This is a predicted structure of a 74-nucleotide RNA (transfer RNA) from Hydrogenobacter sp. It matches the Rfam family "tRNA". By type it is a transfer RNA. From the family's description: Transfer RNA (tRNA) molecules are approximately 80 nucleotides in length. The prediction has a mean pLDDT of 81.

RNA sequence: GGCGGUGUAGCUCAGCUGGUUAGAGCGGAGAUCUCAUAAGUCUCAGGUCGGAGGUUCGAGUCCUCCCACCGCCA
Numbered sequence: 001g002g003c004g005g006u007g008u009a010g011c012u013c014a015g016c017u018g019g020u021u022a023g024a025g026c027g028g029a030g031a032u033c034u035c036a037u038a039a040g041u042c043u044c045a046g047g048u049c050g051g052a053g054g055u056u057c058g059a060g061u062c063c064u065c066c067c068a069c070c071g072c073c074a
Stems, first nucleotide, its partner, number of pairs: 001073007010026004019057001028044005050066005
């Protein structure tokens, strides 16, 4: 340099054929329970969906460019 893949919550990942509300587990905070701790149970917070632009009534999802990481080829 060429080709392909990945990028969504603090971490690991879902998210269908574009459809109006963005989710799960773990982790965190609070409450409950206990003599106390852990475990359990309940509740809550936490997101520029890698960045910019475009298409569309509507984009995490489609298109273009760029960035980061991984793999293959040279």